[in-house]
């Protein structure tokens, strides 16, 4: 220098003006909207998208159903050991595959418990057995030869030929899983025809979203009609929280110390304009160098003009996985080439 | 926001326990019939089963992931 591998980071910066949307403090009486519940309105300070907020593929928190219970069924996972709130995630090691290497990938238990499947081709496809050669036993036979067996090797068909394959086929083993999801759920306000019909029901309907047991238990389901479709909490949070450091551990991770408080709506905020600088692409001008007879071309630096800056946008919260992503930076490592 | 389902010929749909299997109807094309059409009869073309990857000897079918489309959800009495 070229090619590559791994880990990590950024996702333009600053200033001014105008907005949008939350929080805290002060003020505490009034106004506006509304039928009400409630919401909004003042001043000061202050916060405001991401590495994936995405897909909703896993796992939890939380809430309801009985305090979430038992069995069967069903579903999921699968080397060994560990981490964790939990996991199908992560870490270490083993084994297998790929790569010269750094390294990367792996649904990686069991086919002497049982069942199932294998098209075409091929004599034969899970039942066995074809052709050829060699050896050998028996029978017949004067001998060669013929017939019946046994063993070994080889050819052909095919993915696979008495040896296996497929468990991302059923199944077995081990372990785990109750079901639903914030439109869960709780409360407030208003409103009515608080209705009628049919079915089931204390011999147990229904809750209980597969069945049985168990527990609670008097209503439940469907149809025809009627009414409201408003507000508050959940929910913006001292948390599996963030930053820095120490210790233990190969590591995932745990623990201790110090510091910090860090988005939040409810048709859904996080934006717009201007200026300066930075980055990338393009046009043009000037200058240097190289190639070329020349026209011209390439490259570097500077000025100026213009364009662009990815994927994407929180919606109860969190840990992962997967997918999308213009471009750029840092560190470590591998291979090759050259020079010393 | 949450949950469920689907994607096969131009259109509407079958198919499955993995090969025998890629089909049907309508449409389209050609022929027959007719004076000409319609109807009818006969024959043909048209697909890599939404994309990619994996398991397997072999995938429309099994698994993973992505894309697109469709449907459902609040209460009172």
């Nucleotide at each position: 220098g070229a090619a590559g591998c791994a880990a990590g980071c950024c996702a333009g910066a600053c200033c001014g003006c105008c907005g949008c949307u939350g929080g805290u403090g002060c003020a505490a009486g009034c106004g506006u909207g509304g039928a009400a519940a409630c919401a909004c309105g003042g001043c000061a300070c202050u916060g405001g998208a991401g590495g994936a907020a995405g897909g909703u593929c896993c796992g939890g928190a939380c809430u309801g159903c009985a305090u979430a219970g038992a069995g069967c069924a069903g579903c999921g996972u699968a080397g060994c050991a560990g981490c964790u709130a939990a996991c199908g995630g992560c870490u270490g090691c083993c084994c297998g595959g790929c790569g010269u290497a750094a390294g990367c990938c792996g649904a990686g238990g069991a086919u002497u418990a049982g069942a199932g499947c294998a098209a075409c081709a091929g004599a034969g496809a899970c039942g066995a057995g074809u052709c050829g050669a060699g050896g050998u036993g028996g029978g017949u036979c004067u001998a060669g030869g013929c017939c019946c067996g046994c063993c070994u090797c080889g050819g052909g068909u095919g993915a696979a030929a008495c040896g296996g394959g497929c468990a991302a086929u059923c199944u077995c083993u081990a372990c785990g899983c109750g079901c639903a999801g914030c439109a869960a759920c709780a409360c407030c306000a208003a409103g009515u025809a608080g209705g009628c019909c049919a079915g089931c029901g204390u011999u147990g309907a229904u809750g209980c979203g597969g069945c049985u047991c168990g527990c609670a238990g008097a209503g439940c389901u469907g149809g025809c009609g009627g009414g409201u479709a408003g507000g508050u909490g959940g929910c913006a949070c001292c948390g599996a929280g963030c930053c820095g450091g120490g210790c233990a551990g190969u590591g995932a991770u745990g623990u201790c110390c110090g510091g910090c408080c860090c988005a939040g709506a409810g048709g859904a905020a996080u934006g717009g304009c201007g200026g300066u600088c930075a980055c990338a692409g393009g046009g043009u001008c000037u200058g240097g160098c190289c190639c070329g007879c020349a026209a011209g071309g390439g490259u570097c630096a500077g000025g100026u003009c213009u364009u662009g800056c990815a994927c994407a946008g929180a919606a109860u919260c969190c840990g992962g996985c997967c997918u999308a992503u213009c471009g750029g930076c840092u560190u470590g490592c591998u291979u090759c080439a050259c020079a010393c | 926001g949450c949950c469920u389902c689907g994607u096969u010929a131009g259109c509407u749909c079958a198919g499955u326990g993995g090969a025998u299997c890629a089909g049907a109807g309508c449409g389209u094309c050609g022929g027959c019939c007719u004076a000409c059409g319609a109807a009818g009869c006969c024959g043909g073309a048209g697909g890599c089963c939404g994309g990619a990857g994996g398991u397997u000897c072999g995938a429309c079918u099994c698994c993973u992931u992505c894309a697109c489309g469709a449907g459902g959800c609040a209460c009172c009495a």